The RNA shown here (SAM riboswitch aptamer (S box leader)) has 104 nucleotides and comes from Candidatus Kurthia intestinigallinarum. Model confidence (mean pLDDT): 82 of 100. Taxonomically the source falls in Kurthia (Bacteria, Bacillati, Caryophanales, Caryophanaceae). The sequence is in RNAcentral, with records from MGnify. Of the family's consensus pairs, 97% are formed in the model.
RNA sequence: UCUUAUCAAGAGAGAUGGAGGGACAGGCCCGGUGAAAUCUCGGCAACAGCUUUUUUUAAAGUAAUGUGCCAAAUCCUGCAAGUAUAUUCACUUGAAAGAUAAGA
Numbered sequence: 001u002c003u004u005a006u007c008a009a010g011a012g013a014g015a016u017g018g019a020g021g022g023a024c025a026g027g028c029c030c031g032g033u034g035a036a037a038u039c040u041c042g043g044c045a046a047c048a049g050c051u052u053u054u055u056u057u058a059a060a061g062u063a064a065u066g067u068g069c070c071a072a073a074u075c076c077u078g079c080a081a082g083u084a085u086a087u088u089c090a091c092u093u094g095a096a097a098g099a100u101a102a103g104a
Base pairs, nucleotide, nucleotide: 001104002103003102004101005100006099007098012041013040014039015038016037020030021029022028024078025077026076027075042070043069044068047066048065049062050061051060052059053058074097079094080093081092082091083090
């Protein structure tokens, strides 16, 4: 970089640290009642893994292992179409972008 799948559920304490963080832009939020980052311990989930069944394209279970995750729907919107409204607001669907996993 490409392909496939998923993304309204779930799950935080402590130590160090000392001002940023939520991908990007706009918004809206979080943050000295302590941000990022690192470490320790804990937890969530079940993509891979493992077990069983089997209709094998699937289902159920498990959590020792490889990842991932633990504010807010991927925090909301971003592009297109549609519905409603008529003064720029709301809603629906799909895409794009992003994240994670597995494979190439």